[in-house]
Molecule: SAM riboswitch aptamer (S box leader)
Organism: Chitinophagaceae bacterium
RNA sequence: UACUUAUCAAGAAAGGCAGAGGGUAAUGGCCCGAUGAAGCCUUGGCAACCUCUCUCAACGAAAGUUGAAAGAAAGGUGCCAAUUCCAUCCACAAAUGUGGGUAGAUAAGUC
Numbered sequence: 001u002a003c004u005u006a007u008c009a010a011g012a013a014a015g016g017c018a019g020a021g022g023g024u025a026a027u028g029g030c031c032c033g034a035u036g037a038a039g040c041c042u043u044g045g046c047a048a049c050c051u052c053u054c055u056c057a058a059c060g061a062a063a064g065u066u067g068a069a070a071g072a073a074a075g076g077u078g079c080c081a082a083u084u085c086c087a088u089c090c091a092c093a094a095a096u097g098u099g100g101g102u103a104g105a106u107a108a109g110u111c
Stems, first nucleotide, its partner, number of pairs: 002110007013043005021032003026088004044080004049076002051072003055068005084103001089100004
């Protein structure tokens, strides 16, 4: 990189350097930005995918395996404007909407 699965309407700050862009495919919008963007560093925080603890259920002779709920946050991670900022494709519609897709992001696993 590719594939599979799950989640994506919640949540979360300061300081320093820096100096004009940014909002994670593309397009069209709409926002953020010299009252300081991106990026880097320090500290902090949010979350709970892996991890750990405990309870329940099933299988099992047992060890253990699988599933679900709750908790913890040391480790591996991710994140800390706006619903994944909104829309694009399809269906329905009360036509400012609803649902499902495509794509994207994150995590785990496989090759």